[in-house]
RNA sequence: AAUUAAUAAAGGCAAACUUAUCAAAAGGUAAGGACGCAAAGCCAUGGAUCUAAAGGUUUUACCCAUGAUAGCCAGGCUGCUGAG
Repeated sequence: AAUUAAUAAAGGCAAACUUAUCAAAAGGUAAGGACGCAAAGCCAUGGAUCUAAAGGUUUUACCCAUGAUAGCCAGGCUGCUGAG
C1' cells in the first nucleotide's frame, strides 16, 4: 500500500415513531428516540423505486421529473481499528 471483517479497543451514525417546521406530494430539516449499520461518511454518474405540482391526454382517471430516495443496487472519492 492493497485485500479483508474473525476477535477486541476507541469511538461514530441513527430506522420506525413523536413534536415543530419546509414542500403540491414524495420527502427534507431540528429535537427526542434506537431498528440496525464496517463506511448507515460524501457524491445524483448509471439502473431501480417513490411522488405528480405544473404540463399533456382518451379528463372523477391515465401519462410525465424538472422533484425525491446515498438506510435500494452499482460506481467514484475519503476514513478508524484489528487480522492474514